[in-house]
RNA sequence: AUGACGAUAAAGGGAGAGCCCGCAUAUAAAGAAGCGGCGCCGAAGGAGCAAACUGCAGCAGCGGUGAAUCUCUCAGGCAAACAGACUUUUAUCCGACG
Numbered sequence: 001a002u003g004a005c006g007a008u009a010a011a012g013g014g015a016g017a018g019c020c021c022g023c024a025u026a027u028a029a030a031g032a033a034g035c036g037g038c039g040c041c042g043a044a045g046g047a048g049c050a051a052a053c054u055g056c057a058g059c060a061g062c063g064g065u066g067a068a069u070c071u072c073u074c075a076g077g078c079a080a081a082c083a084g085a086c087u088u089u090u091a092u093c094c095g096a097c098g
Stems, first nucleotide, its partner, number of pairs: 006093008018038001020037004039078003045074001046072003052065005
């Protein structure tokens, strides 16, 4: 000296859903942001749960732990930009196996 799994950093890939309507400001006219309204999306985050295991109890019943890209849509998002689960490559760390 092999370098699994994992962690960190950089670069890249990365879906979905109204450039919705009204007010107001500004503008050549829009958009963003502000206020109000209706409609949608799920892949930041958040919340919920199956099997299984388990406590009290021995059936039964009542609890506990318990995953997600599933479900919910609080938050976030619905032209571009930003963001974006996940993933690829490179580098560094750790060091299972040999």
This is a predicted structure of a 98-nucleotide RNA (Glycine riboswitch aptamer) from Sinobaca qinghaiensis.